Predicted 3D model of a 1602-nucleotide RNA (small-subunit ribosomal RNA) from Bipolaricaulia bacterium (SeqCode). The organism belongs to Bipolaricaulia (SeqCode), within Bacteria. Its mean pLDDT, the model's own confidence on a scale to 100, is 84.

RNA sequence: GACUGAGAGAGUAUGAUCCCGGCUCAGGAUGAACGCUGGCGGCGCGCCUAACACAUGCAAGUCGUGCGAUCGGCCUCUGUGAAGCCCCUUCGGGGGUGGAACGGGGGUACGGAGCGGCGGACGGGUGAGUAACACGUGGCUAACCUGCCCCUGCGACGGGGAUAACCCUGGGAAACUGGGGCUAAUACCCGAUGGGCUCACCUGCUCUUCGGAGUGGGUGAGUAAAGGGUGAUGGGACUUCGGUCCUGUUGCCCGCGCAGGGAGGGGGCCGCGGCCUAUCAGCUAGUUGGUGGGGUAAUGGCCCACCAAGGCUAUGACGGGUAGCCGGCCUGAGAGGGUGACCGGCCACAUGGGGACUGAGACACGGCCCUGACUCCUACGGGAGGCAGCAGUGGGGAAUCUUGGGCAAUGGGCGCAAGCCUGACCCAGCGACGCCGCGUGCGGGAGGAAGCCCUUCGGGGUGUAAACCGCUUUUCUGGGGGAAGAAUAAGCAGGGUUAAAAAGCCCUGCGAUGACGGUACCCCAGGAAUAAGGGACGGCUAACUACGUGCCAGCAGCCGCGGUAAGACGUAGGUCCCGAGCGUUAUCCGGACUCACUGGGCGUAAAGCGCGCGUAGGCGGCUGGACAAGUCGGGAGUGAAAGCCCUCGGCUCAACCAAGGAAUUGCUCCCGAUACUGUCUGGCUAGAGGGCGGCAGAGGGAGGUGGAACUACCGGAGUAGCGGUGAAAUGCGUAGAUACCGGUAGGAACCUCGAUGGCGAAGGCAGCCUCCUGGGCCGUCCCUGACGCUCAAGUGCGAAAGCGUGGGGAGCGAACCGGAUUAGAUACCCGGGUAGUCCACGCCCCAAACGAUGUGGGCUAGGUGUUGGCCCUCUAAGAUGGGUCAGUGCCGCAGCUAACGCGGUAAGCCCACCGCCUGGGGAGUACGCCCGCAAGGGUGAAACUCAAGGGAAUUGACGGGGGCCCACACAAGCGGCGGAGCAUCUGGUUCAAUUCGAUGCUAAGCGAAGAACCUUACCUGGGCUUGACAUGCUGGCAUAAGCCCGCCCGAAAGGGUAGGGUGGACGGCUCCUUCGGGGGCCCGAGGCCAGCACAGGUGGUGCAUGGCUGUCGUCAGCUCGUGUCGUGGGACGUCGGGUUAAGUCCCGGAACGAGCGCAACCCCUGCCGUCAGUUGCCAGCGGGCAGUGAGGCUCUGCCUCACUGUGCCGGGGACUCUGACGGGACUGCCGGCGAAUAGCCGGAGGAAGGAGGGGAUGACGUCAAGUCAGUAUGCCCCUUAUGCCCAGGGCGACACAGAUGCUACAGUGGCCGGUACAGAGGGCCGCGAACCCGCAAGGGGGAGCGAAUCUCAGAAAGCCGGUCGAGGUGCGGAUUGGGGUCUGCAACUCGACCCCAUGAAGCCGGAGUCGCUAGUAAUCGCGGGUCAGCCAUACCGCGGUGAAUACGUACUUGGGCCUUGUACACACCGCCCGUCACACCACCCGAGUGGGGGGCACCCGAAGUCAUCCCGCCAAUAGGGGUGCCGAAGGUGUCCUUCGUGAGGGGGGUGAAGUCGUAACAAGGUAGCCGUACCGGAAGGUGCGGCUGGAUCACCUCCUUU
Repeated sequence: GACUGAGAGAGUAUGAUCCCGGCUCAGGAUGAACGCUGGCGGCGCGCCUAACACAUGCAAGUCGUGCGAUCGGCCUCUGUGAAGCCCCUUCGGGGGUGGAACGGGGGUACGGAGCGGCGGACGGGUGAGUAACACGUGGCUAACCUGCCCCUGCGACGGGGAUAACCCUGGGAAACUGGGGCUAAUACCCGAUGGGCUCACCUGCUCUUCGGAGUGGGUGAGUAAAGGGUGAUGGGACUUCGGUCCUGUUGCCCGCGCAGGGAGGGGGCCGCGGCCUAUCAGCUAGUUGGUGGGGUAAUGGCCCACCAAGGCUAUGACGGGUAGCCGGCCUGAGAGGGUGACCGGCCACAUGGGGACUGAGACACGGCCCUGACUCCUACGGGAGGCAGCAGUGGGGAAUCUUGGGCAAUGGGCGCAAGCCUGACCCAGCGACGCCGCGUGCGGGAGGAAGCCCUUCGGGGUGUAAACCGCUUUUCUGGGGGAAGAAUAAGCAGGGUUAAAAAGCCCUGCGAUGACGGUACCCCAGGAAUAAGGGACGGCUAACUACGUGCCAGCAGCCGCGGUAAGACGUAGGUCCCGAGCGUUAUCCGGACUCACUGGGCGUAAAGCGCGCGUAGGCGGCUGGACAAGUCGGGAGUGAAAGCCCUCGGCUCAACCAAGGAAUUGCUCCCGAUACUGUCUGGCUAGAGGGCGGCAGAGGGAGGUGGAACUACCGGAGUAGCGGUGAAAUGCGUAGAUACCGGUAGGAACCUCGAUGGCGAAGGCAGCCUCCUGGGCCGUCCCUGACGCUCAAGUGCGAAAGCGUGGGGAGCGAACCGGAUUAGAUACCCGGGUAGUCCACGCCCCAAACGAUGUGGGCUAGGUGUUGGCCCUCUAAGAUGGGUCAGUGCCGCAGCUAACGCGGUAAGCCCACCGCCUGGGGAGUACGCCCGCAAGGGUGAAACUCAAGGGAAUUGACGGGGGCCCACACAAGCGGCGGAGCAUCUGGUUCAAUUCGAUGCUAAGCGAAGAACCUUACCUGGGCUUGACAUGCUGGCAUAAGCCCGCCCGAAAGGGUAGGGUGGACGGCUCCUUCGGGGGCCCGAGGCCAGCACAGGUGGUGCAUGGCUGUCGUCAGCUCGUGUCGUGGGACGUCGGGUUAAGUCCCGGAACGAGCGCAACCCCUGCCGUCAGUUGCCAGCGGGCAGUGAGGCUCUGCCUCACUGUGCCGGGGACUCUGACGGGACUGCCGGCGAAUAGCCGGAGGAAGGAGGGGAUGACGUCAAGUCAGUAUGCCCCUUAUGCCCAGGGCGACACAGAUGCUACAGUGGCCGGUACAGAGGGCCGCGAACCCGCAAGGGGGAGCGAAUCUCAGAAAGCCGGUCGAGGUGCGGAUUGGGGUCUGCAACUCGACCCCAUGAAGCCGGAGUCGCUAGUAAUCGCGGGUCAGCCAUACCGCGGUGAAUACGUACUUGGGCCUUGUACACACCGCCCGUCACACCACCCGAGUGGGGGGCACCCGAAGUCAUCCCGCCAAUAGGGGUGCCGAAGGUGUCCUUCGUGAGGGGGGUGAAGUCGUAACAAGGUAGCCGUACCGGAAGGUGCGGCUGGAUCACCUCCUUU
C1' cells in the first nucleotide's frame, strides 16, 4: 500500500396530469471499415470473409569422434613436362629456370550420394469439426508409460551371416525399378555371464479401500551390451624413414547394456462447473450387467463368445440448432451481461474420407498406403502434388502488410567440438489500425488596418488575430561525434582437481563476434523557417446570424424540420467541441429495477388456470435425545505465468517494460461449534380428522302429483270485424273470426311467498309429495396424535349455443317468407315460421365461466343491517336486550394504492405452494403436434410494420343524457318578407375594362355620410423620367428664376419656340427720413439646368403586424392573493339552500379576502323647488294696432265703453319655456309569505315603487373573424415603369339568381276643397322672405339673418265638407312618347325635377321566414349629414296618432349554472369500422420441382490390422502369396429433416386528399360487449345464455348525516 469505498439522467404520450409501458439519446469499448484531412517519434497490432485455389523461393536437419566406398576439391609425394625468361648454339637445337597441362601413389573429410545414429511427435499455423471428461477446477491411478537429462549399483565376454553404396547388366518417356557380383559398421543375428529384472512355487514382515500393494529369504526357468576418440606405456611387422599396421597394459572423454531412483513430460478414471430449443418426450441391441477371453503401457462392452434383461429420462434422456474451451478481455457501483483477436495453457485439425507402419512418443502439417474431388506432367502405358509454416498470387470481401535483412541476441535440432541448420526468433519495411509523447512557434503589437460578415447605419464581429518589432530552434536541412544490446565461445597462459599426467573439469587473466545501423543519443551551423484539420451549432446537447430555397431541393439518433422572413435544408460569416486527427457505420456492455439473485409485477394498465380432486415436487405445530449433511469458525493444500490493483524501479516523460506485494470471492482435506434446517428416535395436543347430540337450506339424483295461464279441437251463444302500429299494412274473419261460456287434449314453465334471503367448489339450483344421497353449521371436549397445506403431470365437473341417435313439440323462435320504414333497409317495428328450446343416451369444453381479485393459514380500530345455531337476561310463552360461533351486505380508522378505490369477506402486515405477464399491430393467426363426428378446441410463433399502445384521474367541449334558470327563443298577438313593379347591393355571365375589398348567423341600401369629368385605384390611347411630392450633395446659370402677355403642333397632357413687360428674400455696409419708411452697393437663400443619392407605388402578404372594428353578448360571467385539500393536472373559494335583471344579496360551508365584469357614479327624459330673463313668455297693469258689439256725437266720419285678437310698446317674472343648481324613491311605512335573513306579494302615500323610461358604458377571452384600399408598419416586388400626367371609356353591361328596401294591389281607401296641432335640426361660396311672372319645375327679386330674433317652413296623418261605388277601376303607378326647368366646363353613354300624354305587373302572395311586449308595434309626416347637382325608396335623427297579446316554458333557437357519459381536445362540421378498387412489401397454402443433412436395409468392397493356410532351402522372425471377419468411398431402395423455387390460391401490413355505407365512442340515435349458431355487398343483423366495463327516470332495500 493493494482492502473497506459505492449507484446522476434526458427526449418522446396528453389540452394538461399521474401511472403502466415501449422506443431513442448522452458514456465506455473495438483485430475494425468508410468519408474528409494528415508533420514527427516510441510501443503495440494488422484475412473477423473462401478450413477457397495456389506459380516461385525459403520454413528440418545434422553427425566423418559409428561405417564402407567413390567422384570432385584441396594438401602432399611422384612421373612426363608446354609457353615465357636466362645461358649456350653448328640456328637444327641444347641446357637451366619455370611450372601450365596430363598421369600415378598417399593423405584430408571441404562438397555430393549411401549404410548407420539422433532429430523430423518440438518449434510454427489454423478453428473446420467438437455440447464432449473437449475445457476449467479439485481429486484418484493399489490400473499406467516416459527417448534425451541427473543420481546410484553392476556390466560391456566370445562368435556369425548379410546388405546398400560400388561394379556388371536389363525395363521405363518419366517417376522409378529388376537381375547378377563385391564390401563395412555403434546395422543385423547367435552364444556366454546376471549385480539385477521378469515369471512359477515355498516362506516372512509392513500397509490395505480386503481387491490388493510394498518389501525380504529360498528354489527353478528366462533375459543384456558397441564401439569411437584421445593420451600414457610395452611388444611385433612393414616402410618411400614421413610413417603405417597388428598387439599387451592403463588413464580420460563421448557413447553402449541391465536394474533402481529423480526431474520433467504424458495416458486413463471420477466429483463439480459453463449455450439455445419441449412446435424434439420418450431413447437404447454392444444396448446395461455378468463369466471367460482378446487387446493395450494401462482400467474398461475397448473388442469377442456365451449368459441375464437390463440401462437412460421432466433435476430434460433422445433429437435439432449453434459453438473450439480457459487464464483473460470489454462493460458494470456491484451482482451481472457480452466476448474468447494479440500474449499464455489445453484441445482439435493439416485437400475431403479411411488406415496402419516406424518410434520413448504419431495414427504423424512440410512421412507412408488406399479412396474421392481438384491441379499438373506424359511418349497415353503411366506418373506427380497438397502454404490452416514465412513471404507472395488469384479469388471472395467493407476490409487486413514485404516474394526484405540476419542468425548478432534468445531458444531449438544434430555434433566432443569447430560448426551446420533454424521465415522459431531478432530486426527492418508497409498501414494514424490503436495507445502514448512531441511539434506546427514565443513575447510585444490599435479602442482595433484591409478583406469578409452582420447592422437599428450609430456601429458590431473576425481580433492581438494579421502586418510590423524582438526572441527561440524542439522538429527540419547540412556537417561532425557516436553508444548500450556482447559474453562463462573456441583458443592461449597461470593456478587447482588426479596416484601421476592431460587436450577433460573448476578458478583467474588475455581473447573473436552487431542484422538492426552510422540507428538511439550528443554537438555545431542555418532559418519561423517544413507542419491543421474534422465535426457540430432546433430540444435532448456546448455553440446564431444573414442570404438562397419555398412540403421543392433536402435533413433526420428520437421528437421532428421544409407549403415566402427556416437559428432544423444549401451557402457564407461567426461560434462551440475535439485536434493529427475528426466524423460516420457496425458490434458489445451501460443507462434498462425493460427477465427484477441483489432488484418487478398480475381488481381496472400485459398478467389468477372456469371449478374441484389429486401424483411427483415444494413447504411443515409443541417438546426431549442422538448425528453433524446443510450452516458457522480455525488451519493446510491448490487457485501456473502474464494481466487487473498497490509500492518501487528502467527507457528525458508517458505508452511500454521490470521487481516485489496484494488479489484470485473457487475447489479439496483436517480440526472444532450445534442455535437453526435436515436425518434417526421418544413424548405432547393448540393444526387436521373422528365419535356423540342438535339445526337450516331452490345442494344433487329418481319417481309421483297439482293448479293458473296458453294453444289446438269440439259444443254453445253471438255478429262484423279482429289484430297490429308512431301511423299502417301483410295476416285472421260472413266457409262466422275476435270477445264470452262449457268440454277435451297437449306441451312447457311454476304467480304470490321472494328477500338486500338460502344452498353449492364452480357451472348453477325455485309448485307440492315420497325415496336415495353429498356437504355445511352449532354444542360437547370423548377418541386418534401432525395423520397437514399447496399442487406441474393426470383426472372429474363444467351456462348457452352446437353435434349424433331416438322421442316430444303448447308457447317462444336463428334461418326463411311476407308487410311496413327508408335514398337503400339483406335491420330496428309488424304478421307468419323451420331448426332449436323439452326428454333419454352419447359427444362438444368454449364465455364479460367476473369479485375481471388462485388456494390455505396467522395477525391488525370500530359501527350498523341480515341468515343459521348456542348461551344469558326478561317473559306465562314470545317479542326485546346482551354475548358467542359460522355465513352474507354496507360504512369506516390505521395501512395500502398511479388514481379509482380496498379496508377482519383486504387490494393492510406476513408465511407456504401453484398459475400467469414482459410495447402496439401482425395474432390467439400460420405451421407442427394432441383432442373432436363435425363445428371447432388446446398448445402457439415469425417475417413485416409502428412511436406508440394502455390505466386512472383533470379541465374543457359535445350528447337525438338529466336537473334548474333566462332571452320576442317558442307560444299569444300585430305588422311584414317570400309572389308584382321599381330602387339599391351581391353572385353569375359578359366585356378592352366592367378597379378592389366584404361571403352563414357576424358579406350583400356593407367600405360608399353622394362614381356624369374629378373622385378612380380599372381599360384604350397619347405623353413625362430626380419625376405630381420630401431631403441632401456636386457642377453650371445672373441678360437669373418666377409672374404677366405671347406664337406653333396637339384632344389635352405635353412638346417646340424664344419675343415683350415686370423682376433679387434675409442679411451686411452706407445715405436720406415725417421714425412709418425709402434709395444705393455687396452677398446669394430660394429658383432653374445637368448629374447623383433618392422619390413614388390603391403592387403582394390582415396567415409577419400596430391600431380600430364585428360576433358570442349587457350574456353573468372571468380571475387573483393567502390558505386548505390533492403525488399531480387541479380542486375549494365560484359549491348547497333561498333570492335577484345580475357571481344581486342572505344563510350554510376550509375558506378568508381582492381584482376585471354586474350595479352605482355620467347624460337625456318624467314631478317639484331655487336662481336667471333676451331674441323666449304675457296672468294682471298701462299703451299701441286690428276686429266685433253697444252707446254717443259735430255722423262720407269721429269719439267712448266692453269684448276679442295681436308681446307691437311700457312693463312684469306670475305662467309656459329656456338652462344652471337642487329636492325626490330608500322596500323608508303597514300587512302577509319566508325558521331567520336576503327578499317576494299586497297596501298606503306619491309625479314617479321596487332598476320609473331611454342612453352612454362591452370583463377574461373566442372566431389565424374583418381591414396592408383610411392611416401607420416589417418583409418581398416594380424603377423611361407596377411611378406620374392627360383625353376618352369603364365602375351604370344583362339570359339569369340571391339579399335589403320603396310603392302597391285599394273604400279604415283614392281624389277635390277647406281647416288644426309638432319636435329636432340646417343656414354666409349659405338659408333666402314679401312681392311679381310661369299650370309647374322654376325664374325675377332681394328685405332679413352668422340666427330662441331672419330663413328653410307647407308638417302629415287628423278634422270638416264633397265625390268615386267594386270595375285592373277615378286603385296602382311601372314603362314609353313629347315638351320643359335646374345644377354643372359638360347631363349621349350616365343627373334630378316639372308639365302633357301613356298607363304595365299587381286583386294580399308556396315551402319557408323576419320584426316587435308600450308611448312599443303599426301608421304619419319633418329635419340633417354627404353634396355643384343627384340616381336617398338609403342612413342618422325628430316628433304626431297610437294598439293587440304573453295561458305558459313541453317544443324551436341562443345562452347561464349544477350534474352525468365520452374512444372528442384543429374539441360532434369531432372520432371512427368493414367490404371494394389501385400500388408496394413480407408471409402462409400449393400440382410439383431443385439442392443440403441424416436414419435404416441391402449390394459392392480399396488400403490395412487381426485370424488362418502356404511359401520363405533346419528352425524362428521379417517379407510375400491365398482365404476369412471388419472395413472408407460408391450403388440401390425407403423414410425423416432442412433450404430454395413454383402456375395459382389466402389472408395480413403499409400507402395526403378513390367507392359504398355508419357498426362503435354521448342512451352514438336498436345500450354495448362475451361465447355460440345461422344469415347478409360491407361494416354487421338476429336467436339463445351470460356480463355491466350501460345512460336515464321511478320504486324497493341497505348505509351515512341530522